[in-house]
c-di-AMP riboswitch aptamer (ydaO/yuaA leader) from an Acidobacteriota bacterium, 127 nucleotides, folded computationally. Rfam family: c-di-AMP riboswitch aptamer (ydaO/yuaA leader). Gene Ontology terms of the family: regulation of gene expression and cyclic-di-AMP binding.
RNA sequence: UCAUCGUACUAGCUGAAUCCGCCACCGGCGGAACGGGGGACCCACUCAUCGGGGCGAAUCGCGCACGCGACAGAGACCACCACCUCUGAGCCCGACAGCUAACCUCGCAGGCACGUGGAGGCUUUGU
Numbered sequence: 001u002c003a004u005c006g007u008a009c010u011a012g013c014u015g016a017a018u019c020c021g022c023c024a025c026c027g028g029c030g031g032a033a034c035g036g037g038g039g040a041c042c043c044a045c046u047c048a049u050c051g052g053g054g055c056g057a058a059u060c061g062c063g064c065a066c067g068c069g070a071c072a073g074a075g076a077c078c079a080c081c082a083c084c085u086c087u088g089a090g091c092c093c094g095a096c097a098g099c100u101a102a103c104c105u106c107g108c109a110g111g112c113a114c115g116u117g118g119a120g121g122c123u124u125u126g127u
Base pairs, nucleotide, nucleotide: 008127009126011124012112013111014110018032019031020030021029022028023027034107035106036105037104038103043098051096052093053092054091055090059070060069061068062067063066071088072087073086074085075084077121078120080118081117082116083115
């Protein structure tokens, strides 16, 4: 120095939101991955100002004023089951969009800091 084995710790959550390259470098440009929107034939729809539509789990119903129910979403290697806890916001387009091949186009943030148990799978990073 390399290989193998063993042990301990570690590699976080939501979300598409990560990685790489270059430059005149703290900013910019480009690419890949991932995600969204627009957009034919065919098919579907027959509504329409009480506008309509998009992202997202973030809607609906009943009460009647903040409650209940249904349903939906999240909780640390991976997926399943059970219980428990929590969430059901916000924003955008601007008269306009069903699906949709080719094609066109946009985003690549923000906010946080670990529930428990059961039965399985896997052995990948670093020290």